[in-house]
Predicted 3D model of an 83-nucleotide RNA (c-di-GMP-I riboswitch aptamer) from a marine sediment metagenome.
Its mean pLDDT, the model's own confidence on a scale to 100, is 85.
């Protein structure tokens, strides 16, 4: 990060499994993606079984701990090569 080429990955939604739940995974499918390749150590967000604290006993509030890498940033690698 222009024009090409060779390649990649896959978003919403469907279904199986796992999970309390966000979510994650497998198979379809393509929303896009020059890092949508890896890494949760920085900050955003989103859960909220258990605990705890309050009461109108079912609420709400905290909170350990989990997620998001196609939120942002950062480090590390990788395709091609004009300015």
């Nucleotide at each position: 990060g222009a024009a090409a080429a060779a390649a990649g990955c896959a978003a919403a939604c469907c279904a199986g499994c796992a999970g309390a739940a966000a979510u994650g995974u497998u198979g379809g499918g393509a929303c896009g993606c020059a890092a949508a390749g890896c890494u949760g150590a920085g900050g955003g967000c989103c859960a909220u079984c258990a605990g705890u604290c309050a009461c109108u006993u079912g609420u709400g509030a905290c909170c350990a701990u989990g997620g998001u890498a196609g939120c942002c940033g950062a480090g590390c690698u990788g395709c091609c090569g004009a300015a």

Its Rfam family is "c-di-GMP-I riboswitch aptamer". Rfam's curators write: GEMM was predicted in a large-scale screen for bacterial structured RNA regulatory elements.
The sequence is in RNAcentral, with records from MGnify.